[in-house]
The RNA shown here (transfer RNA) has 73 nucleotides and comes from a Planctomycetota bacterium.
RNA sequence: GACCCAUUGGUGUAGCGGUCAUCACGCCACCCUGUCACGGUGGAGAUCGCGGGUUCGAAUCCCGCAUGGGUCG
Numbered sequence: 001g002a003c004c005c006a007u008u009g010g011u012g013u014a015g016c017g018g019u020c021a022u023c024a025c026g027c028c029a030c031c032c033u034g035u036c037a038c039g040g041u042g043g044a045g046a047u048c049g050c051g052g053g054u055u056c057g058a059a060u061c062c063c064g065c066a067u068g069g070g071u072c073g
Base pairs, nucleotide, nucleotide: 001072002071003070004069005068006067007066010025011024012023018056027043028042029041030040031039049065050064051063052062053061
């Protein structure tokens, strides 16, 4: 330098252009228990890496950039 892959709550993940972005762990509250743990119910938490574009509509498609990983030179 060229090409490929990844980037989504605190962490790990799902999500073939269309309601409120999924689930698990973690966190908070309550229930349960003599207490803790386990278990149950509910809740908060992600402008989907950044900037543009396409579209009535973008996490999803296109372009550029950034970060990480890989292959080649």
Its Rfam family is "tRNA". By type it is a transfer RNA. The prediction has a mean pLDDT of 81. The RNAcentral record of the sequence draws on ENA.